[in-house]
RNA sequence: GUAGACAAAGGCAAAACUUUCGAAAGGAAGUGACGCAAAGCUUCUGGUCUAAGGGUUCAUACCUAUGACAGCAGAGCUGCCUGAA
Numbered sequence: 001g002u003a004g005a006c007a008a009a010g011g012c013a014a015a016a017c018u019u020u021c022g023a024a025a026g027g028a029a030g031u032g033a034c035g036c037a038a039a040g041c042u043u044c045u046g047g048u049c050u051a052a053g054g055g056u057u058c059a060u061a062c063c064u065a066u067g068a069c070a071g072c073a074g075a076g077c078u079g080c081c082u083g084a085a
Stems, first nucleotide, its partner, number of pairs: 003082002011036002016031006034071001040077003044074003047069003053064004
């Protein structure tokens, strides 16, 4: 440097439940482990979710991100352990 083992050490923590914040999507904390070799960080690109506000409508409703998802994928940045293959 490449790589990631039915190995070692350490790490993260899905669903569900409880509390809490939020209009919602969803976030935070606790319990909990489905999984993860970047499940560390950044919305830069695509995608997905929501629709408070705004727009359209007689109305139902529809459109819209400036909101959210990094555990949807790509990209960028950073990084622990190991020496089996």
Predicted 3D model of an 85-nucleotide RNA (c-di-GMP-I-GGC riboswitch aptamer) from an uncultured Granulosicoccaceae bacterium. It was read from a public genome assembly, where an Rfam model found it. Its mean pLDDT, the model's own confidence on a scale to 100, is 88.